[in-house]
This is a predicted structure of a 71-nucleotide RNA (transfer RNA) from Candidatus Yanofskybacteria bacterium RIFCSPHIGHO2_01_FULL_41_53.
RNA sequence: GGGCCCGUAGUUAAGUGGUAUAACGCGACAUUCGCAUUGUCGAGGCGGGAGUUCGAUUCUCCCCGGGUCCA
Repeated sequence: GGGCCCGUAGUUAAGUGGUAUAACGCGACAUUCGCAUUGUCGAGGCGGGAGUUCGAUUCUCCCCGGGUCCA
């Protein structure tokens, strides 16, 4: 320098054009003498920019970061 893959919540993952989902973690409440467990509720996210589209996390291009292979 080039090919390919990946980037979604604090963590690990799903979702691949039409409201973004779960588990664990976190907060509140209930339960307990207290802690833990359990239950209910809640906060919290699509790496950045541009394009296509009525509509982009999803498709295209560039950039950034990570992995892998070739040179």
Taxonomically the source falls in Candidatus Yanofskyibacteriota (Bacteria, Bacteria candidate phyla). Its Rfam family is "tRNA". By type it is a transfer RNA. The RNAcentral record of the sequence draws on ENA. RNAcentral records the identical sequence in 6 taxa. The coordinates come from a structure-prediction model, not an experiment, and the mean pLDDT is 85.